Record summary:
Transfer RNA from an uncultured Clostridia bacterium, 84 nucleotides, folded computationally. The sequence was found in a public genome assembly. Its Rfam family is "tRNA". Its family is annotated with triplet codon-amino acid adaptor activity in the Gene Ontology. It is annotated as a transfer RNA.
């Protein structure tokens, strides 16, 4: 240099080859139970704004196609593999 695969919350990992994003698990926070703890059970758990209700935003990054994109197209970056 060329070719290919992969990139989704704090971590792992789903999402019928376009139609509610974050299921499920782990971690973390709060609560119940307990003399106390462990275990178990319940709730919360991306970001920004807001007292809150709520609104907007968010799938490596930037664009495009589309009524609608994690998914299709183009470019870029990173990691891994192959060829030279």
């Nucleotide at each position: 240099g060329c070719c290919g695969a992969u990139g989704u919350g704090g971590c792992g990992a789903a999402a019928c080859a376009g139609g509610c994003a974050g299921a499920c698990g782990c971690a973390a926070g709060g609560g119940a139970c307990u003399u106390a703890a462990a275990a178990u059970c319940c709730c919360u758990c991306g970001g920004u704004a807001g007292c809150a209700a709520u609104a907007c935003u968010g799938u490596a990054c930037c664009g495009g196609u589309u009524c609608g994109a994690a998914c299709c197209c183009g470019g870029u970056c990173a990691u891994c593999g192959g060829c030279a």